[in-house]
Description
This is a predicted structure of an 84-nucleotide RNA (c-di-GMP-I riboswitch aptamer) from Peribacillus asahii. The coordinates come from a structure-prediction model, not an experiment, and the mean pLDDT is 82. Lineage of the source: Bacteria > Bacillota > Bacilli > Caryophanales > Peribacillus.
RNA sequence: UUAGAAGAAAGGCAAAAUUGCUGAAAAGUAAUGACGCAAAGCUAUAGGGACUUCUACCUGCGGUAAAGUCAGCCAGUUAUCAUC
Repeated sequence: UUAGAAGAAAGGCAAAAUUGCUGAAAAGUAAUGACGCAAAGCUAUAGGGACUUCUACCUGCGGUAAAGUCAGCCAGUUAUCAUC
């Protein structure tokens, strides 16, 4: 330096819940918090999947379109610290 393994030490991220703000909602964001994570970094028109319905259409408690959301669902992609 490269590849693989796993994560002891040093570090990193931050689920649920609560509160504030934004949003029609899914959800996002900030604070508290810590369930967990070796990619829980990034990517939503590169792919699959899931969720929402302000709007339009069909008509009737729904469906379709369209728009929006989810990366801690799979996935694509990039990569750090120390150990073997």